[in-house]
A computed fold for a 114-nucleotide RNA from Symbiobacterium thermophilum, annotated as c-di-GMP-I riboswitch aptamer.
Of the family's consensus pairs, 91% are formed in the model.
NCBI's taxonomy places the organism under Bacteria, Bacillati, Bacillota, Symbiobacteriaceae, Symbiobacterium.
Its mean pLDDT, the model's own confidence on a scale to 100, is 82.
The sequence was found by an Rfam model in a public genome assembly.
RNA sequence: CCGCGACAAAGGCAAACGUCCCCGAAAGGGGCGGGCGCAAAGCCACGGGUCUACAGCGCGAGAGCCGGCGACCGGCCGAGGUCGCCGCCGCGCCAGGACGGCCGGGUUGCCGAA
Numbered sequence: 001c002c003g004c005g006a007c008a009a010a011g012g013c014a015a016a017c018g019u020c021c022c023c024g025a026a027a028g029g030g031g032c033g034g035g036c037g038c039a040a041a042g043c044c045a046c047g048g049g050u051c052u053a054c055a056g057c058g059c060g061a062g063a064g065c066c067g068g069c070g071a072c073c074g075g076c077c078g079a080g081g082u083c084g085c086c087g088c089c090g091c092g093c094c095a096g097g098a099c100g101g102c103c104g105g106g107u108u109g110c111c112g113a114a
Stems, first nucleotide, its partner, number of pairs: 004112002012038002017033003021030003036101001042107003046104003049099003056093005066087008
C1' cells in the first nucleotide's frame, strides 16, 4: 500500500416511535428526543426498483347556485332571458418530484487482530 473485518481500541451514524416547528400538493426532507441496527447506515440519482401525483392529459358525473366564454332572443342600444361549452367533483394515466437504512455502481474515509 492492497485485500480483509476481531468478544480489539477511539469514535461515528441513527430505525421504529414521540414531539414541535419548518419546507413540500404529496411522497418525503429538516430540528429535538429516542436507539432498531449499520464497517461506510459518509457523499453522489448513473442503472434497476419502490413511493407520491401539484401541474398536464383522458374518461365520467353533475347539469342547482356561482364565475368565465360563445351564440341567439330582446324591432337598434340597454335591462334581462335562453341554449351550449368550460371552471368546481370523482376515477384513471403520468415524473419533471422523492427514496442512498431497496439493490447495483462511482467516490472519499478511522483502526489494524487473524

It matches the Rfam family "c-di-GMP-I riboswitch aptamer". Gene Ontology term of the family: cyclic-di-GMP binding.